[in-house]
RNA sequence: UACGAUAAUGGCAAACCUAUUGAAAAAUAGGGACGCAAAGCCUACGGACCUAAUGUAUAGAAUACGAUGGUAGCCGGGUUACCGAAA
Numbered sequence: 001u002a003c004g005a006u007a008a009u010g011g012c013a014a015a016c017c018u019a020u021u022g023a024a025a026a027a028u029a030g031g032g033a034c035g036c037a038a039a040g041c042c043u044a045c046g047g048a049c050c051u052a053a054u055g056u057a058u059a060g061a062a063u064a065c066g067a068u069g070g071u072a073g074c075c076g077g078g079u080u081a082c083c084g085a086a087a
Base pairs, nucleotide, nucleotide: 003084004083011036012035016031017030018029019028020027021026034073040079041078042077045076046075047074048071049070050069053068055065056064057063
């Protein structure tokens, strides 16, 4: 550098519930554990997905399109890091 045990020390925390924020997706805090070897980090770099307030189309509504909003626990990429059996 890479790899990842029925090892050790620790860590994180899905769904769901409560509160707050938000138009929503979702986020934060507390409870809670499905899982995770980077489930640490990235004013999200590439793809993907979610939302649709504002905007555009319409006389208006419905509806459609569409991130300036999100997801790092969707995949890749970048970056930093604890432990050390086997290969």
This is a predicted structure of an 87-nucleotide RNA (c-di-GMP-I-GGC riboswitch aptamer) from Gracilibacillus halophilus YIM-C55.5. The coordinates come from a structure-prediction model, not an experiment, and the mean pLDDT is 89.